[in-house]
RNA sequence: UGAUAGAGGCGCAGAUUUCAUAAGUACUUUGUGGCAAUAGUCUGGGAGGACUGCCGAUUAGAAAAGGGGGAUCUGCCGAAGAAAUUCUAUUCUCCCAAUAGGAUUUCUGGGCUGCAGUCAGAACAUGCUGCAGACUGUCACAACAGUGGAGCGCUAUCA
Numbered sequence: 001u002g003a004u005a006g007a008g009g010c011g012c013a014g015a016u017u018u019c020a021u022a023a024g025u026a027c028u029u030u031g032u033g034g035c036a037a038u039a040g041u042c043u044g045g046g047a048g049g050a051c052u053g054c055c056g057a058u059u060a061g062a063a064a065a066g067g068g069g070g071a072u073c074u075g076c077c078g079a080a081g082a083a084a085u086u087c088u089a090u091u092c093u094c095c096c097a098a099u100a101g102g103a104u105u106u107c108u109g110g111g112c113u114g115c116a117g118u119c120a121g122a123a124c125a126u127g128c129u130g131c132a133g134a135c136u137g138u139c140a141c142a143a144c145a146g147u148g149g150a151g152c153g154c155u156a157u158c159a
Base pairs, nucleotide, nucleotide: 001159002158003157004156005155006154009077011076012075013074014073015072016071017070018069019068027061028060033055034054035053039052040051041050042049044096045095046094047093048092080108081107082106083105084104085103086102087101088100089099090098109136110135112133113132114131115130116129117128119127120126138149139148140147141146
């Protein structure tokens, strides 16, 4: 220098299944009452285009996805996550945004707790980011105890 194999622990991600929530919500039915072409619908905003109806008390019926808890299994230890740029797909068309996936670059050792923030989200759940705190694994310095660094790291074996 290269290859192979490993370790960190409430470790990371995914799949299946189940439970609750979402929610008596969306939606369908009934249609009191009301609005209207300067109105309304076509996924969020704007512009255009197309269509002609739209809201809705009350009655009856009535979900699902994402996210979350449990169980089992699979792949793994930059596991994974985020930001920026860019490409593709999703909508009647365009622009912006959002969602999913891919590429490049940059940052983060790991989980936990608290505070703050932002977008998503029904949510005070959760995810994400930043700061702080102790803990933990690793290496270096040091020798009482500690201080510091980062995973393109560390340990072992082989060449």
Molecule: Lysine riboswitch aptamer
Organism: uncultured Sporofaciens sp.